[in-house]
RNA sequence: GGCGGAAUAGCUCAGCUGGUAAGAGCGUUCGGUUCAUACCCGAAAGGUCAACAGUUCAAAUCUGUUUUCCGCUA
Numbered sequence: 001g002g003c004g005g006a007a008u009a010g011c012u013c014a015g016c017u018g019g020u021a022a023g024a025g026c027g028u029u030c031g032g033u034u035c036a037u038a039c040c041c042g043a044a045a046g047g048u049c050a051a052c053a054g055u056u057c058a059a060a061u062c063u064g065u066u067u068u069c070c071g072c073u074a
């Protein structure tokens, strides 16, 4: 240099055939439970879906470019 893959919550990821208000587990905070802590139960907060542009009535999802990371190859 060429080819392929990935980027979504603090962490690990789902969402992949475009359409409800973007979710799960762990973690954090609060409450319940307990003499107390842990476990367990409930609730809440937390996301410019890597960036920019395009297509569309509508984009995390499709297209293009860029950035970062991983792999293969010369």
Stems, first nucleotide, its partner, number of pairs: 001073007010026004019057001028044005050066005